[in-house]
RNA sequence: UGAGUAAGCCGGACAGUCGCGUGCAAUAAGCCGAAAGGCGUUGUAUGAGGAAAGUCCGGGCAUCGCAGGGCAGGGUGCCGGGUAACUCCCGGUGGAGGCGACUCUAAGGAAAGUGCAACAGAAAAAAACCGCCGUAUUAUACGGUAAGGGUGAAAAGGUGAGGUAAGAGCUCACCGUGGGGCGGGAGAUCGUCCUGACGUGUAAACCCCAUCCGAUGCAACACCGCAAAGAGGAAAACGGUUUGCCCGACCAAUCUCGAAAAGGUGGCUUGAACCGUGCAGAAAUGUACGGCUUAGAUAGAUGACUGUUCAAGACAGAACCCGGCUUACAGGCUUACUCAUGAU
Repeated sequence: UGAGUAAGCCGGACAGUCGCGUGCAAUAAGCCGAAAGGCGUUGUAUGAGGAAAGUCCGGGCAUCGCAGGGCAGGGUGCCGGGUAACUCCCGGUGGAGGCGACUCUAAGGAAAGUGCAACAGAAAAAAACCGCCGUAUUAUACGGUAAGGGUGAAAAGGUGAGGUAAGAGCUCACCGUGGGGCGGGAGAUCGUCCUGACGUGUAAACCCCAUCCGAUGCAACACCGCAAAGAGGAAAACGGUUUGCCCGACCAAUCUCGAAAAGGUGGCUUGAACCGUGCAGAAAUGUACGGCUUAGAUAGAUGACUGUUCAAGACAGAACCCGGCUUACAGGCUUACUCAUGAU
């Protein structure tokens, strides 16, 4: 200097004029109202994101007189730690990719069983088409073989040597898989030694094993609107509540039904929050102290114009709230590391 890898930040700013939403406070004139109060007016504070997107996970919260047990159904799947929890995060182990920094991983079990692998091929769960060797009545028959060839994604573990009639783990050396011993490590697993046990793959097929799961969801739910006459005594049966089924349990008279909708109010924003510093830890994170309070709309609010500056012209707008993951993103900045080249 160039090319990369990982992580983080900004994604417009300032001034002026007019126009919007919400909270708090005040309230002269004016309007509505019996009043409380409301409208209006004034002041002040504040007003979309790193993804607000996807609705893919997990919760907080609300309701359900069983939310208990079983079956079904569904989720997760290497080890350890973190967290309110998770399919998330951190750190490791195995495998794959990359020269490397690093990245990806659907990563338990094929020796419980079942299924599937089209076509080709002799054969895809018990195998001989061509070939090689031997014998004979010689172009045929019988026997041996799985080293060579062919088919295929995959074919009697692989390479080499010896041996053999020709061959084969038949024997040996090295390597691989399986099994066993010892050692390191919390563990996944790693190292080493022994062993000839040696027809494939697939569980992102059914299944087995381990482990977890109550349901519904802010359009939840609560109150107002909204209320009389009247009816109702079951635990046996019927009916109802509890997820889909079964069992069990429960069904209140100050109770149940009669009894709604539209609309309005609450829920509605102080939260496992955010920022800074110290300590612990390899990290995720935890903890102590200090600081700070930042939208609550409901047909849906932050817009328009002018000037200066500028790399900023991208993706793009909350709707109960939060922790993650995934996807989209013009342009710019920072830190650390890797590779290549050159100079000293």